Background
A computed fold for an 84-nucleotide RNA from Paenibacillus sp., annotated as c-di-GMP-I riboswitch aptamer. Lineage of the source: Bacteria > Bacillota > Bacilli > Paenibacillaceae > Paenibacillus. The coordinates come from a structure-prediction model, not an experiment, and the mean pLDDT is 90.

RNA sequence: AAUCGAACAAGGCAAAUCCGACGAAAGUCGGAGACGCAAAGCCAACGGACCUAAGGCGAAAGCUACGGCGGCCGGGUUGCCGAA
Numbered sequence: 001a002a003u004c005g006a007a008c009a010a011g012g013c014a015a016a017u018c019c020g021a022c023g024a025a026a027g028u029c030g031g032a033g034a035c036g037c038a039a040a041g042c043c044a045a046c047g048g049a050c051c052u053a054a055g056g057c058g059a060a061a062g063c064u065a066c067g068g069c070g071g072c073c074g075g076g077u078u079g080c081c082g083a084a
Stems, first nucleotide, its partner, number of pairs: 004082002012037002017032006035071001041077003046074003050068002055064003
């Protein structure tokens, strides 16, 4: 240093819910709040799964993402500590 995740230290993030705002919605942002997280830091035009369907297509039922989701998974990338 790498793999890895025991201890230790510094700490960090923030689920549900509530309030406000944005959005067609999914959902996002801010505040409060902590379920949890060794990456629950970052990347969604790297792949998959999932969610929504404004617009488009359709007689209708419905279908459709360069919309969303990284706290769904794989992957990429950066980072604290240092046992086996």